[in-house]
RNA sequence: GGCUGGGUCUUGCGCGGCGAGAGGCCGUGAACCCCGUCAGGUCCGGAAGGAAGCAGCGGUAAGCGGUAACUCUCGGGUGCCGCAAGGAAGCUUGGCCGGA
Numbered sequence: 001g002g003c004u005g006g007g008u009c010u011u012g013c014g015c016g017g018c019g020a021g022a023g024g025c026c027g028u029g030a031a032c033c034c035c036g037u038c039a040g041g042u043c044c045g046g047a048a049g050g051a052a053g054c055a056g057c058g059g060u061a062a063g064c065g066g067u068a069a070c071u072c073u074c075g076g077g078u079g080c081c082g083c084a085a086g087g088a089a090g091c092u093u094g095g096c097c098g099g100a
Base pairs, nucleotide, nucleotide: 001097002096003095004094005093006092007091008090009086010085011084012083013082014081015079016078018075019074020073021072022071023070024067025066026065027064028063034059035058036057037056042051043050044049
């Protein structure tokens, strides 16, 4: 100096990771216009019994708060990750050949 392969480059796909949102989970959560159980008392009845039902208690809806792990969605100058395609110049690296 020549030939050739790889990395650095671009794009796409995939995997993991980060952030956000939602689901899920927990807690809270209705004087009455949610549910259940309804002390006391009230009403019907000669009685036996029955009816409605306040307070209380329990469970929940919407909402609010929290959230490790799990699921879904979105995003990136995420990763000495993987695969494929493309690619001028420059840098770097391996092999072969030739010359000084």

Bacterial small signal recognition particle RNA from a Chloroflexota bacterium, 100 nucleotides, folded computationally.
Rfam family: Bacterial small signal recognition particle RNA. About the family: The signal recognition particle (SRP) is a universally conserved ribonucleoprotein involved in the co-translational targeting of proteins to membranes.
It was read from a public genome assembly, where an Rfam model found it.
The source organism's lineage runs through Bacteria, Bacillati and Chloroflexota.